[in-house]
């Protein structure tokens, strides 16, 4: 410089147009002489940034920024 993948709660990760969810953490609670383990519950996201497509974009496109792998 080209290409491929890839960026979503705190951390790993699903959602492949039609109100964004899990499992760990975190907070409250049950439970027990406490803790721990276990069971319930809550609360956390401008979905990496700027445009576009579309009634409707986390998803489809274009750039651009950051991360892996690759080619020269």
């Nucleotide at each position: 410089u080209c290409c491929u993948c890839u960026g979503u709660a705190g951390c790993u990760c699903a959602a492949g147009g039609g109100u964004a969810g899990a499992g760990c953490a975190a907070c409250c609670g049950c439970c027990u002489g406490u803790u721990a383990a276990g069971c319930g519950g809550u609360a956390g996201g401008u979905u990496g940034c700027u445009g576009g497509u579309u009634c409707g974009a986390a998803u489809c496109c274009a750039g651009c920024c950051g991360g892996a792998g690759g080619a020269g």
Transfer RNA from an uncultured candidate division WWE3 bacterium, 72 nucleotides, folded computationally. Rfam family: tRNA. By type it is a transfer RNA. Its family is annotated with triplet codon-amino acid adaptor activity in the Gene Ontology. Rfam's curators write: Transfer RNA (tRNA) molecules are approximately 80 nucleotides in length. Its mean pLDDT, the model's own confidence on a scale to 100, is 82.